[in-house]
Context: one part of a larger RNA
Order: sequence, then C1' cells, then structure tokens
RNA sequence: GGAUGAAUUCUAGCGGCAGGCUUAACACAUGCAAGUCGAAGGGCAACGGGGAGAGUGCUUGCACUCUCUGCCGGCGACUGGCGCACGGGUGAGUAACACGUAUGCAACCUGCCCUCCACAGGGGGACAACCUUCCGAAAGGGAGGCUAAUCCCGCGUAUAUUCCCUGGGGGCAUCCCUGGGGGAGGAAAGGGUUACCGGUGGAGGAUGGGCAUGCGGCGCAUUAGGCAGUAGGCGGGGUAACGGCCCACCUAACCGACGAUGCGUAGGGGUUCUGAGAGGAAGGUCCCCCACACUGGUACUGAGACACGGACCAGACUCCUACGGGAGGCAGCAGUGAGGAAUAUUGGUCAAUGGGCGGGAGCCUGAACCAGCCAAGCCGCGUGAAGGAAGAAGGCGCCAGGCGUCGUAAACUUCUUUUGUCGGGGAACAAAGGGCGCCACGCGUGGCGUUGUGAGUGUACCCGAAGAAAAAGCAUCGGCUAACUCCGUGCCAGCAGCCGCGGUAAUACGGAGGAUGCGAGCGUUAUCC
Repeated sequence: GGAUGAAUUCUAGCGGCAGGCUUAACACAUGCAAGUCGAAGGGCAACGGGGAGAGUGCUUGCACUCUCUGCCGGCGACUGGCGCACGGGUGAGUAACACGUAUGCAACCUGCCCUCCACAGGGGGACAACCUUCCGAAAGGGAGGCUAAUCCCGCGUAUAUUCCCUGGGGGCAUCCCUGGGGGAGGAAAGGGUUACCGGUGGAGGAUGGGCAUGCGGCGCAUUAGGCAGUAGGCGGGGUAACGGCCCACCUAACCGACGAUGCGUAGGGGUUCUGAGAGGAAGGUCCCCCACACUGGUACUGAGACACGGACCAGACUCCUACGGGAGGCAGCAGUGAGGAAUAUUGGUCAAUGGGCGGGAGCCUGAACCAGCCAAGCCGCGUGAAGGAAGAAGGCGCCAGGCGUCGUAAACUUCUUUUGUCGGGGAACAAAGGGCGCCACGCGUGGCGUUGUGAGUGUACCCGAAGAAAAAGCAUCGGCUAACUCCGUGCCAGCAGCCGCGGUAAUACGGAGGAUGCGAGCGUUAUCC
C1' cells in the first nucleotide's frame, strides 16, 4: 500500500447493486416451512342446492324452523396412488477414494420422461372408514360385526431369467455377443363428461446414482515401528453389483524413513485476497461434491433413505400428569434467551421463475420474488455556479499609528434546481398455460382472434411549482510523511507505529489561528499478503 462477512471513536444528505451469528453443532415460547388427487374407492361429518314430510308467520303462495333423503355441487376423516430421498439449513465429524482430475465396470441399479414390440382372459380374499362396545386423566388402545377399490392373493397365457444339448463370431484373465431344440419359471386395473387418463411384460435411450483404480492437495520424527479379519487363498452367505463386506477352514503373511502407526488441526473444489511473477494466505456470500439433523445405535417402507419437520431402542435435557403414564427435538423462515467486540422483520405474495399433486380448473410451496432494518462494502450523485476588493468586520501573527493571513472567502448581484419537498401523470416485469369463438390437417396437435391474471406499487420513470433554499466531517502537521506559528505547561501533565519528544522560548504534550490529506465518510484496533 492493498484486502475484510469485521468491530469501535467522532460524524452523517440521497440512490443503485451486492452483503449481514465468524462466538454456544448452546437451549428454545409461538406461528408458518409438504402436500395433493372425488377423472382410484367406500362413504356423508360440515357447507350449499334439489326432493318428501311436519310446524309457525299468514298477504294463500311466499318466508322461516325442524326431521328424513348422497339425488346434485362438493368434501372433514378413512382406504388407495404419487410426492414427502427434491427444495431449504449447517460445517460438528471426516486426513478419507471425502474431494479434484483422469479412467474403468466383461461386476451394477435407475420411479417419473422418450422411442419401439407384445399384452390385459378368468377367479378369490381381507382391512380401515362405519356400527356396537370396553379401558384410560390424557396420549391413545382393545374386542366384536359389515364393506369397496387402481388394496391383497392364486389360476391361464407371455419373448425376461435360468438349466441341458447343439452351431457361429469375438475379446481383456475371470469371459462376451449371436442362432436352433427341450425343461423350469415370472404379468396386468381400471376410471371417464367418450376428449382421454391410466395398467402389465420386454428391448433401447435419456437422466440420476453405485463401485473400483492412477495421480494431486497438512503440521509434528521431541510420534519408528504398526497390524489378528490383520494379509492372502478355497468354499459359502449377503448385495443392484465386486470385494474379509460377513462366516467356516487353510496358509503366515501385510504396511513402513518414497514416513507406516500415532497425535494435533481441518469439510474438499470452482474460486477469493495479495504479489511484476514465482509464491504466500483464505475457503463467508454464489455454484458443484461430501457429511450431519438433540447424542448413540437399528432397521422398515420404497425406484431411491438407514430418512432434518418418518419409525423403534438407549441416553441427556425440557414439558404435561389424576403419579398409573405420556409428549418433544428451529444446523428450515421469522422470533426468544444465553454466549459475544459483533450480525436484521415473529413482514407481503404465489404476479414471475421453479417444484409436488391433478386430465384440467386449481391447491400447496418461509424454494423463490419482493418489501423492512444496518455507512457493513462497492459504485454514482449532491451539499451550489458565475461575477464580486471597501481586500469589510472579526480572529490570529508581526519589526505594531502600519503590515501579513483566513480571503473572492463573506456581504452583495445575476443564474441554475440535480437530490430533497409539494402537485399531476404513470410503466416494464404478462409470456404461456387457462376460458370462449374460428380455422387447419398428418385427429391430437398447431394457428388466429378475444377475454382474464401484478405481491412489489401509484413503485421506477416523466412533467410542473416554489426555493440556495434542507445537506460536511474526520484525521494529521519532528523525521519516515503532504502540512507551522503563538500561548499554556515545565522529565509534570502527557504523546508515541519506529526513531524518540517533555527538566522555562517544545513546529513532537494541551489549546488557538493557519495548513495538509481524505471526504459521507474519516481515524483506531484485529487479521492476511
């Protein structure tokens, strides 16, 4: 000098764009953050409509009330499907194939999506909801009975797969690809407004993952030996798949000064800062990967989890309790306490982008988009411009009736009005999907017209009005280092980054005048180069 997720002193006009618990992975009140589908199903608790009956008011055909009825719109709870493994947070652990990069899988999986081929025949069963009932303070649980389905289970058929026999081709060791015959063996689901949406098996693709390997990236040798599933083999189990991943048996190996093992520290990378570069340092925001979800462990479901807002067990903690027993997990968004030098609102909207479900309308979305707070950063703008010498008054200094300086500075004249204030106008972000109408053909797609949709927001922006009006500080002035005098003090009070100043003329302390630097900031502190 540059830099910072900074803090702090003094000061502070505006806007744009970015940023904001680095500490206690400490504890959490409250609300919200993952639902959706009635075009899968049985139903009907609530709401609205229709129908039937009864009653009241009574204008005699209306209004109201009650009961019944799923008939309709719909729909709480329930069964079922898909999603909840994404998105969002954090960096505790991890020195490891965790990450980066480059390969391999002849050792693998892949829901939804795309393409192609083939198919959907015929049966059976249960459990919720519901009804009856019991236990419990509650959380919740038990018993009996009925029932539907795209729920569950057989049968038939079927090209995967596998075994036996038999050809051909290839490679990279285990082998791989492709024919023929025979045996074993495995499917399906309907709904519908008749537009369609779905179901099953197989092949391929795409996407996403899994595994293995070479190389690379840290400190200590004042850590030198480490290791028993340890190293390898045969056989099995398990897995989507290879493998001591696990198991029985056998062998006695294996790693290590090219740093094993141990200890300490740490998420890794793209990148960021600095530097001419080489290098050094860092990994906040954004993107990719990993790991974690009160602590430890375990599996279930599923295409996918060993699962942040799922389950079970153990532990610590907090809460409720009728003392028998229960409930909970903000490292999601806000917010609270605590810790700390220190870090924000218990805001708005699904309008856009994206995600889930749905045929769609749509619903959900603290993802996201916006707004609020904070000079905490970067950038931009302003605090006026031109003229103006009686060089005013006043301050300060001096060789002191005067001169110098603050200083064209002020006053004064003319002008401008950015920003701010007031008044008026007023966007883009909206495109598509959707509704309605029309048209085209390759008949489920496309085109045209029209309609409707904005949280931010009456915001940005534009026009007008008045008026210099409402807007400058901070640090320094001995040398390094730009900027000097006077007064006070007298090794005192004090300053200080280093050298060093101060003991009676201090450009170094304190004040004043003046000057210098930067400027809505300026100094200080901390850290890195």
This is a predicted structure of a 529-nucleotide part of an RNA (small-subunit ribosomal RNA, 5' domain) from an uncultured bacterium. The coordinates come from a structure-prediction model, not an experiment, and the mean pLDDT is 84. The full RNA is in RNAcentral, with records from Greengenes.